Description: This is a predicted structure of a 72-nucleotide RNA (transfer RNA) from Vicugna pacos. Taxonomically the source falls in Vicugna (Eukaryota, Chordata, Gnathostomata, Boreoeutheria). Rfam family: tRNA. Rfam links the family to the GO term triplet codon-amino acid adaptor activity. The prediction has a mean pLDDT of 82. The same sequence occurs in records of 4 taxa. The RNAcentral record of the sequence draws on Rfam.
């Protein structure tokens, strides 16, 4: 040089054309003489960066940038 593929909370990931979830960590209630566990409740998100179609794009299309596979 060529092809594929990833990119979403602090970390590990789901997700889908109509404003985005879990798990784990974190914060606070219950429980305990106290921690742990248990168990509710919140708090964090320019959905890699710019364009494009669309009524409406994390989602669909180019382009680029990190990474990962594989070929030469």
């Nucleotide at each position: 040089g060529a092809a594929g593929g990833c990119a979403u909370a602090g970390c590990u990931c789901a997700g889908u054309g109509g404003u985005a979830g879990a798990g784990c960590a974190c914060a606070u209630g219950c429980c305990u003489a106290g921690c742990a566990u248990g168990u509710g409740u919140g708090a964090g998100g320019u959905c890699c960066u710019g364009g494009g179609u669309u009524c409406a794009a994390u989602u669909c299309c180019c382009a680029g940038u990190c990474c990962c596979u594989c070929c030469a």